[in-house]
Context: one part of a larger RNA
C1' cells in the first nucleotide's frame, strides 16, 4: 500500500413516496347559508272535466215611470228641436188621508171627496215654458233578457282502503246493489307566492409569503439625477365640483401691515395723512403665474355662438390639448379690436341596450305604418374607475389535482437593527478620594449564542421541541491551580489577569427547555457542533383524520385555548469508525 471477514451507524443534503403545511391556479370536489340563478315539492287564482235547482248582491242591453234649487227671477229653469194651441164628464181646481224624494222651499204617486175648470208670448234670462210631442244626458225604480259574484239544497258526472252478492275454492281485481262524500275533491293546462329539498356556479387583484390592515380613477408638490419621461405598502395634500356671474366687452380703481390723529370705539369696525413693489387677493388643494394686472369696482350684454379649421404637441392604441384664420349671425366699444366661458392645471367613465326632440334618409308587391339609421340628448360610486354577467357569499382539520424553493412555517446561509461582551471619556456615589469597587449623560467596537430583517440551496421532501444514549469543540473559567490591586487585620470575600490538564449532582412538579422546592457537592460553568444526536431510542408536547367544554359564527364550522384518544418503516453498495485476517 492491497483485498477480505465481522460489526456500528455520523455523512452520502441515503432509500421510499412528481411536500399532506405554505402560496399560486380566473383547477376540481364535496358542505353551509337571510350569494346568485334556475328547479322538485308544497300552495294561490283562472280554465276544462262539471250538472239541476232557488235565494241574495251586481253589471249590460230594452223598456215603463221619475229624477235635476248657482246669481237676477212669481222658482228644486238638465239640454236640442218642432210647436199656438193643449189637458178635461173616460172626470179640472181646491180639500182630507197614505206613500216616497229632499239641498225641508217643495216635488210627484195613489185613494176618497169635490164638481168645471186648469196652463201657453208676459217681467227678468246666455237658455222660454214638463201647454203638448220627439230624441237625448246625470241619478234612481219596476219589469223582462243575456250574464258575474257569494250562498244554500239537490243528483246524474267525479270519489270511497264502507257493507252485501256475484265472478270465484280469491283481503287482488271487475260488475251489481246498497250506504257516505258530491259538482267539492282529484287530474290537466297557465299563472303569482314559498321553496339550500336539489343543481349549476361566483365569491378581484396589488401585497417585501398568504391573511388582517390599507389601496385601485384623476389633479398639484417633492423623489426625478438642470429637454420629455421615470418606480416603491416613498413623503405631502386635493378632486369626483360651483357660477347666469364668480362668463363677454369698454371705462375706472390698487392691496395687506404698520407709524400717527380722530366722538361713543376696545389690539382690530369705519374716516385722515405718511410708509408701504407685492408680504394681500385669485370660488375650493398646491405648483407656476398676475399690481401693465390674471386682483377690485361700474355700465351695457349672453362669443357660456352654429358650420369649419391650415397646422402642431402628448399618447402602443382608444383618446387628450393648443390652434391662426374662413363663412353666417351677435355683444360691447367713438374706433383699433376683443369676444367660440372661467389665471393655468382636477370636478370623471368606452362599447352595447333603451328613452326622448328632430330629419330633403330607408321603410321587404305597392302606398302608408310599425321598425331602423343620421343629428341633438338623456339613463351607470360599470369607483376593482380600459368597464368580463342584467344578475353572485362562505367552509373545508374529510379533502383532490396541477404546479412553485418564482413565496412562508424547521434548520442552513447574509445582514447584526435588537441582545450578550468588551473598550472610551468620566460628572457623581464611594466620611475626604472619579478610578477597591459601583459608574450617569454620551461614545467606539466584538461575537453570531436571542428577538428579527432578507427570502439565496432545498417543495419530483433537509423529519419538527422535549427526554434517554452517545458524545466532540470553544473559553467569555462553575471547582481545582498561579498571580496583581484591595475601602486584603485574619477568617471570609471582592475584581482583574494566566490558565481548558480533570473534574462538573440526586430527587419532587410540569410534555416541558426553563424554573421553582428538598437535599446534598470542591463545584453543581457559558455556549457551538441542521437550537449536536429519529437509516441510535421515544412519541409526553406541537401538527391528519373521532369527540367534548368555553368563545366566535345564522350556518358549515373556527380559535399560538383547553381536553380525552390516536400505524415512528429501511436486510448498510460507498465514505467514515471498531475488531480480526491475508498478501
Nucleotide at each position: 500500500c492491497c483485498c477480505g471477514c465481522g460489526g456500528c451507524u455520523a455523512g452520502a443534503c441515503g432509500g421510499a413516496a412528481a411536500g399532506a403545511c405554505c402560496c399560486c391556479g380566473u383547477g376540481a370536489a364535496c358542505c353551509u347559508u337571510u350569494a346568485c340563478u334556475a328547479u322538485a315539492g308544497c300552495u294561490u287564482c283562472a280554465c276544462a272535466u262539471u250538472g239541476a235547482a232557488c235565494u241574495u248582491c251586481g253589471g249590460u242591453u230594452a223598456u215603463u215611470c221619475c229624477u235635476g234649487u248657482g246669481u237676477a227671477g212669481g222658482a228644486u229653469a238638465g239640454g236640442u228641436g218642432g210647436g199656438a194651441g193643449g189637458c178635461u164628464u173616460u172626470g179640472a181646481a181646491g180639500c182630507g188621508u197614505a206613500g216616497a224624494c229632499g239641498c225641508c222651499a217643495g216635488u210627484c204617486u195613489g185613494c176618497g171627496u169635490g164638481g168645471a175648470g186648469c196652463c201657453a208670448a208676459c217681467c227678468u234670462u246666455g237658455a222660454a215654458a214638463u201647454a203638448c210631442c220627439a230624441c237625448c244626458c246625470u241619478g234612481g225604480u219596476g219589469u223582462a233578457a243575456c250574464u258575474g259574484g257569494a250562498g244554500u239544497u239537490c243528483u246524474a258526472a267525479c270519489c270511497u282502503c264502507g257493507a252485501a252478492c256475484c265472478g270465484u275454492u280469491a283481503u287482488c281485481c271487475g260488475g251489481u246493489u246498497c250506504a257516505g262524500g258530491g259538482a267539492c275533491a282529484a287530474u290537466g293546462u297557465g299563472u303569482g307566492g314559498u321553496g339550500g329539498g336539489u343543481a349549476g356556479u361566483u365569491u378581484g387583484a396589488c401585497u417585501g409569503g398568504g391573511g388582517c390592515g390599507g389601496u385601485c380613477u384623476c389633479c398639484u408638490c417633492c423623489c426625478a439625477a438642470a429637454g420629455a419621461g421615470u418606480a416603491a405598502c416613498g413623503g405631502a395634500g386635493g378632486a369626483g365640483c360651483a357660477c347666469g356671474a364668480a362668463g363677454g366687452u369698454a371705462c375706472c380703481c390698487u392691496c395687506a401691515g404698520c407709524a400717527c390723529g380722530g366722538u361713543c370705539g376696545g389690539a382690530c369696525a369705519u374716516c385722515g395723512u405718511g410708509c408701504g413693489c407685492u408680504g394681500a387677493g385669485u370660488g375650493c388643494a398646491a405648483a407656476g403665474g398676475c399690481a401693465c394686472a390674471a386682483g377690485g369696482g361700474u355700465g351695457c350684454u349672453u362669443g357660456a355662438c352654429u358650420g369649419c379649421g391650415a397646422g402642431a404637441u402628448c399618447g402602443a392604441c382608444g383618446g387628450a390639448u393648443c390652434g391662426a384664420g374662413c363663412a353666417g349671425g351677435u355683444g360691447c366699444g367713438a374706433a383699433a379690436g376683443c369676444a367660440g366661458g372661467u389665471c393655468u392645471u382636477a370636478g370623471u367613465g368606452a362599447u352595447c341596450c333603451g328613452g326622448u326632440g328632430g330629419u330633403u334618409c330607408u321603410g321587404u308587391a305597392u302606398g302608408g305604418a310599425a321598425g331602423g339609421g343620421c343629428c341633438a340628448u338623456c339613463g351607470c360610486u360599470c369607483a376593482a374607475c380600459g368597464g368580463a354577467u342584467a344578475a353572485a357569499a362562505g367552509g373545508u382539520a374529510c379533502u383532490c389535482c396541477g404546479g412553485g424553493g418564482a413565496u412562508a412555517a424547521c434548520a442552513g446561509g447574509c445582514u447584526g437593527a435588537u441582545a450578550c461582551c468588551g473598550c472610551c471619556c468620566a460628572a457623581g456615589a464611594g466620611u475626604u478620594c472619579a478610578u477597591a469597587u459601583c459608574g450617569a449623560c454620551g461614545g467606539c467596537g466584538g461575537u453570531g449564542u436571542u428577538u428579527g430583517g432578507c427570502a439565496c440551496c432545498u417543495c419530483g421532501a433537509u423529519g419538527u421541541c422535549g427526554g434517554c444514549u452517545c458524545a466532540u469543540c470553544a473559553c467569555a473559567u462553575c471547582c481545582u491551580g498561579g498571580g496583581g490591586c484591595u475601602g486584603u487585620a485574619g477568617c471570609c470575600g471582592g475584581u482583574c489577569c494566566c490558565a481548558a490538564g480533570g473534574g462538573u449532582a440526586u430527587g419532587g412538579c410540569u410534555g416541558u427547555u426553563c424554573g421553582c422546592c428538598a437535599u446534598u457537592u470542591a463545584a453543581a460553568g457559558u455556549g457551538g457542533u441542521a437550537c449536536g444526536c429519529g437509516a441510535g431510542c421515544u412519541g409526553g408536547g406541537u401538527u391528519u383524520a373521532g369527540a367534548a367544554c368555553g368563545u366566535c359564527g345564522u350556518g358549515a364550522g373556527a380559535c399560538a385555548g383547553u381536553u380525552c384518544g390516536g400505524u415512528c418503516c429501511c436486510u448498510a453498495u460507498c465514505u467514515g469508525c471498531c475488531g480480526u485476517g491475508g498478501g

Description
This is a predicted structure of a 583-nucleotide part of an RNA (large-subunit ribosomal RNA, domain V) from Wenzhouxiangella sediminis. The RNAcentral record of the full RNA draws on ENA and SILVA. It matches the Rfam family "Bacterial large subunit ribosomal RNA". Taxonomically the source falls in Wenzhouxiangella (Bacteria, Pseudomonadota, Chromatiales, Wenzhouxiangellaceae).